[in-house]
Model confidence (mean pLDDT): 83 of 100.
This is a predicted structure of a 105-nucleotide RNA (Guanidine-I riboswitch aptamer) from a Pseudomonadota bacterium.
The sequence was found by an Rfam model in a public genome assembly.
Taxonomically the source falls in Pseudomonadota (Bacteria, Pseudomonadati).
Its Rfam family is "Guanidine-I riboswitch aptamer". From the family's description: This family represents a conserved RNA structure found upstream of the ykkC and yxkD genes in Bacillus subtilis and related genes in other bacteria. The function of this family is unclear although it has been suggested that it may function to switch on efflux pumps and detoxification systems in response to harmful environmental molecules. Its family is annotated with regulation of gene expression in the Gene Ontology.

RNA sequence: UCAAAAGACCGCUAGGGUUCCGGUCCGCUGUGUGCGGAUGGCUGGUCCGAGAGCAGUCGGCCUUCCCCAAAGAGGGCUACACGGCGGGAUAAAAGCCCGGGAGAU
Numbered sequence: 001u002c003a004a005a006a007g008a009c010c011g012c013u014a015g016g017g018u019u020c021c022g023g024u025c026c027g028c029u030g031u032g033u034g035c036g037g038a039u040g041g042c043u044g045g046u047c048c049g050a051g052a053g054c055a056g057u058c059g060g061c062c063u064u065c066c067c068c069a070a071a072g073a074g075g076g077c078u079a080c081a082c083g084g085c086g087g088g089a090u091a092a093a094a095g096c097c098c099g100g101g102a103g104a105u
Stems, first nucleotide, its partner, number of pairs: 007058003011054002015048002020045002022042001023039006059078007080100001082103001086098003
């Protein structure tokens, strides 16, 4: 100086909004566990959700045992990571996606 499984996925969290549910307010009313409207500057449920958050699975690499070999079993490693503006999806927003991008170091 160059290369990379420096990969993939599942669950969750920080965070995020408002389709649906619930909450709150208003109106109507047949007073019903009703209907309609507004509200996320409503703690919530559903929902979205991290490359630079957590945990796990698979995969990859190294190694030991066993072994003619193959297969199998055990152990280890899988690092580091500052970051817009803008745009995109969805009902909507976001630490989502563009994106380990631009830029910075």